[in-house]
RNA sequence: CAAGCAGGCCGGGUGAUCGCGUCCCGCCCCCGCAUGGGCGGCGGGAUGAGGAAAGUCCGCGCUCCACAGGGCACGGUGCUGGCUAACGGCCAGGCGGGGUGACCCGACGGCAAAGUGCAACAGAGAGGCAGAGUGCCCCUCCGCGCGAGGGGCGAGGGUGAAACGGUGCGGUAAGAGCGCACCGGCGUCUGUGGCGACACAGGCGGCCAGGCAAACCCCACCGGGAGCAAGACCAAGCAGGAACGAGGGGCGGCCCGUCCCGCGAUCAGUUCCGGGUAGGUUGCUGGAGGCGCCGGGCAACUGGCGUCCUAGAGAGAUGAUCACCACCCGCUCCGGCGGGCACAGAACGCGGCUUACAGGCCGGCUUGGGUC
Numbered sequence: 001c002a003a004g005c006a007g008g009c010c011g012g013g014u015g016a017u018c019g020c021g022u023c024c025c026g027c028c029c030c031c032g033c034a035u036g037g038g039c040g041g042c043g044g045g046a047u048g049a050g051g052a053a054a055g056u057c058c059g060c061g062c063u064c065c066a067c068a069g070g071g072c073a074c075g076g077u078g079c080u081g082g083c084u085a086a087c088g089g090c091c092a093g094g095c096g097g098g099g100u101g102a103c104c105c106g107a108c109g110g111c112a113a114a115g116u117g118c119a120a121c122a123g124a125g126a127g128g129c130a131g132a133g134u135g136c137c138c139c140u141c142c143g144c145g146c147g148a149g150g151g152g153c154g155a156g157g158g159u160g161a162a163a164c165g166g167u168g169c170g171g172u173a174a175g176a177g178c179g180c181a182c183c184g185g186c187g188u189c190u191g192u193g194g195c196g197a198c199a200c201a202g203g204c205g206g207c208c209a210g211g212c213a214a215a216c217c218c219c220a221c222c223g224g225g226a227g228c229a230a231g232a233c234c235a236a237g238c239a240g241g242a243a244c245g246a247g248g249g250g251c252g253g254c255c256c257g258u259c260c261c262g263c264g265a266u267c268a269g270u271u272c273c274g275g276g277u278a279g280g281u282u283g284c285u286g287g288a289g290g291c292g293c294c295g296g297g298c299a300a301c302u303g304g305c306g307u308c309c310u311a312g313a314g315a316g317a318u319g320a321u322c323a324c325c326a327c328c329c330g331c332u333c334c335g336g337c338g339g340g341c342a343c344a345g346a347a348c349g350c351g352g353c354u355u356a357c358a359g360g361c362c363g364g365c366u367u368g369g370g371u372c
Stems, first nucleotide, its partner, number of pairs: 001368005007362004012325007020048009029038003050343001054354002057352005062227004074223005079093005094108001095106004109218002115216002117212002134156001135153007142145001165183006184208001186205008231282004240273005245267001247261005289308008327340005
């Protein structure tokens, strides 16, 4: 310098004008005897989305309901050790696979010693004591041939993603783990290292047992249900119950007058009671919180100290315009001009995962080339 691999972080800035939500303050208005109240108005101030607020896929907190104990069913998880409130998350490691490498990917328990099932096309045959289409060998017959019939064979060829270990020697009519040696693989025993997954070394065994369990299934472990529109408190009107009850209410204060409702019960009205609708309040945001320093740990993470805090709705606000600057793209007469500036948007909170994303910053590592 060129390709590449991983990790952390940011994700427009400043100013002006006009708006919106929430909270606080002041003045005015309205209601009330009043402390006070108003989803009235005006003015001022403070504050107001994200790295994913998203998908709602996991796991918790919180709330209500259910619940002796055990089992079945159903669902989930699935190498080991650790972290955590917990997890299907994260960290470290083992094994397998890919890459020259940095590094990446893996539901990674069990399909020989439980059972069942599946495998397109091709092929004679797809899992059984497998399989004669080509081929090899033996016997019999005849019309003696490149013939017919009977039998043995898994070596060579061919099909396929996959055809029942490989090489060699022996053996045989021809062959074959049929026998033997070595290699591979499987199981098992011992030793060594490791907490462990596992690794390495040696012995023994039968000659070998195909693939698929995000197929049924088996094994181990885990799992009550619903969700803040959860739940709690206050509580108009209507309806219900009880008591009192002959009067009650309107017409601007009082009297007269007048109008309406009622007058002994299917009763106006008043008061009280329980449940509770509308509505209001609460839950509600300060928390397994962020940042810094010190300590423990390879790390995830964690202890101590300091410091900071800022949305909380009506499922409804969080914006727009202009100017200058920054960034990107195109054009350029190098003066500038034009265009663009992502993905997306809280609704109880938190930890993860996944997905979307213009552009940019910071260190780290690998391979190849060059120069000193």